Model confidence (mean pLDDT): 82 of 100. Predicted 3D model of a 571-nucleotide part of an RNA (small-subunit ribosomal RNA, 5' domain) from an uncultured bacterium. The full RNA is in RNAcentral, with records from ENA and SILVA.
[in-house]
Context: one part of a larger RNA
RNA sequence: GACGAACGCUUGCGGCGUGCCUAAGAAAUGCAAGUCGAGCGGUUCUUGCGCUCCACCGAGCACAUCGGGGGUUCCCUAUUCCCAAAAGGCGUGGGGACUUGUUGGUGUGUUGGGUGGAGUGUAAGAAUAGCGGCGAACGGUCGCGUAACACGUAGGCAACCUGCCCCAAAGACCGGGAUAACAGGGGGAAACUCUUGCUAAUACCGGAUGUGGCCUCACCAAGACAUCUUGGCGAGAUUAAAGCGUCUUAACGGCGACUUUGGGAGGGGCCUGCGGCCUAUCAGCUAGAUGGUGAGGUAACGGCUCACCAUGGCGACGACGGGUAGCUGGUCUGAGAGGAUGGUCAGCCGGACUGGGACUGAGACACGGCCCAGACUCCUACGGGGGGCAGCAAUUAGGAAUCUUGUGCAAUGGGCGAAAGCCUGACACAGCGACGCCGCGUGGAGGAGGACGGCCUUCGGGUUGUAAACUCCUUUUGAGGGGGAAGAAACAAAUGACGGUACCCCUCGAAUAAGCCCCGGCUAACUCCGUGCCAGCAGCCGCGGUAAUACGGAGGGGGCGAGCGUUGUCC
Numbered sequence: 001g002a003c004g005a006a007c008g009c010u011u012g013c014g015g016c017g018u019g020c021c022u023a024a025g026a027a028a029u030g031c032a033a034g035u036c037g038a039g040c041g042g043u044u045c046u047u048g049c050g051c052u053c054c055a056c057c058g059a060g061c062a063c064a065u066c067g068g069g070g071g072u073u074c075c076c077u078a079u080u081c082c083c084a085a086a087a088g089g090c091g092u093g094g095g096g097a098c099u100u101g102u103u104g105g106u107g108u109g110u111u112g113g114g115u116g117g118a119g120u121g122u123a124a125g126a127a128u129a130g131c132g133g134c135g136a137a138c139g140g141u142c143g144c145g146u147a148a149c150a151c152g153u154a155g156g157c158a159a160c161c162u163g164c165c166c167c168a169a170a171g172a173c174c175g176g177g178a179u180a181a182c183a184g185g186g187g188g189a190a191a192c193u194c195u196u197g198c199u200a201a202u203a204c205c206g207g208a209u210g211u212g213g214c215c216u217c218a219c220c221a222a223g224a225c226a227u228c229u230u231g232g233c234g235a236g237a238u239u240a241a242a243g244c245g246u247c248u249u250a251a252c253g254g255c256g257a258c259u260u261u262g263g264g265a266g267g268g269g270c271c272u273g274c275g276g277c278c279u280a281u282c283a284g285c286u287a288g289a290u291g292g293u294g295a296g297g298u299a300a301c302g303g304c305u306c307a308c309c310a311u312g313g314c315g316a317c318g319a320c321g322g323g324u325a326g327c328u329g330g331u332c333u334g335a336g337a338g339g340a341u342g343g344u345c346a347g348c349c350g351g352a353c354u355g356g357g358a359c360u361g362a363g364a365c366a367c368g369g370c371c372c373a374g375a376c377u378c379c380u381a382c383g384g385g386g387g388g389c390a391g392c393a394a395u396u397a398g399g400a401a402u403c404u405u406g407u408g409c410a411a412u413g414g415g416c417g418a419a420a421g422c423c424u425g426a427c428a429c430a431g432c433g434a435c436g437c438c439g440c441g442u443g444g445a446g447g448a449g450g451a452c453g454g455c456c457u458u459c460g461g462g463u464u465g466u467a468a469a470c471u472c473c474u475u476u477u478g479a480g481g482g483g484g485a486a487g488a489a490a491c492a493a494a495u496g497a498c499g500g501u502a503c504c505c506c507u508c509g510a511a512u513a514a515g516c517c518c519c520g521g522c523u524a525a526c527u528c529c530g531u532g533c534c535a536g537c538a539g540c541c542g543c544g545g546u547a548a549u550a551c552g553g554a555g556g557g558g559g560c561g562a563g564c565g566u567u568g569u570c571c
Base pairs, nucleotide, nucleotide: 001570002569003568005567006566007565008564009563012440013439014438015437016436017435018433019432020398025396026395029393030392031391034134035133036132039131040130042128043127044126045125046124047123048122049121050120051119052118053117054116055115056114057113059111060110061109062108063107064106065105066104067103069100070099071098072097074096075095076094077093078092079091081089082088141351142350143349151275152274153273154272155271156270157269160268161267162266165264166263167262168261169260170259171258173207174206175205176204182197183196184195185194186193187192212239213238215236216235217234219232220231221230222229223228244256245255246254247253277323278322279321284314285313286312289311290310291309292308293307294306295305296304326348327347328346329345330341331340332339333338353374354373355372356371357370376387377386378385379384404430406429407428408427412426413424414423415422416421443473444472445471446470453464454463455462456461478508479507480506481505482504483503487498515560516559517558518557519556520541521540522539526555527554528553529552530551536543537542
């Protein structure tokens, strides 16, 4: 000087980073890989329309019947008033008769309407368990193993593969049989499973075609680095396919999708030169071992594997053995040479409870796939089953020690999809920790030959000290109020987790904010008291046994400062 640090004391704010170095110990809980209905048959739901049935509602028409109301030049009756009285008249009430309809109830028949429900058909839309396709081999995590072509660098493959993507050429014809879902039946506590029947496809199979590809044979030409490679021509054998939707007035057209072939891009496989740890108290190692012939196997070369043959191969230029370790770009230090280191980020490699194995696939011998064995653990009806955080959080254990069971897919990127979109603990953010780096603040100016208090004192004074008080000022920060982003791009429109964040304006008020270590020499900084080889200090030298600048306290001083010291490790 540095640190993925830890510990002690202290702690106001912000930005950017960073955070299990130990037990690759164990493992609650949630999430981390899905998507496509424009491949397919079903199933469910919604809506519209049509038909049938049921219930209810209110209505029209016809008939029957029962009642209420109005009117009248009609009849009967009661009565106020007019009149001297009677008769009579006007009026009123009740009853009867006749008449009337924009009057009501009930019943029957019929017509069309509305609402709700059920069934069925059809159309559109939505959802989706299953079959099918693509992805799941990426992304994320850890460093166990590995001293090796694992890595770095420079080359080689006339010895290789390559889904999706791009370019080019040619094509996509005719058929078939199943099977999940579903339905019926059965077994099981469950996990799950057996059986019968039905059905579809871009699932599967057969045939056709063959521009082409591949194989065999014959011929020709060119090239090179041994085996050979490339090209041309001819004959024979063999080898493909898938439909669906959308745009369009429509189509044999366009787009996406399928098949074969050639090329490209990107990705991978294999081989080689050189380089990078310790140990000789490891000196000899080796039987598929080294090479050959033949065969098998692989995308491909090869003892990669096998049969036979030969006896080789490596080694003091360190084989073999043992120990340790992922490698690199880098990082730290250093003037450099060098030394140390490989955490975060990036590239490569390796691992996924331990050991082994293959399947599928363009790609795996496959972290969140399968099978077997083992240890551990969970469920169980005891017959049998389930699991794998070295993904993100979280838990426990270990430890000196290392965080939230957070928000969002808004951006970037990835998978699927024609798209809308869905998924994404990648990622973007937020939270916690002075763990690190950087920035800011805790006020500024004036203010006494200098208050009080403290400490020292030769008792005169000195010092703390312009420090405080006090006066004037400012408002970074803080509090309150108001405004308020960029990041957003993909035709337009819409779309921000962060976040009412950053930032800006106003108001308030010095207000909310300083510690830690040291003061014998090295090494900047001195006195008093206490203690008395005690208590203690200490990196080295060394201090302390009665005047300790070295122990403890105080005053003063020095250093650094939101930090300061200590410990550990490297240079």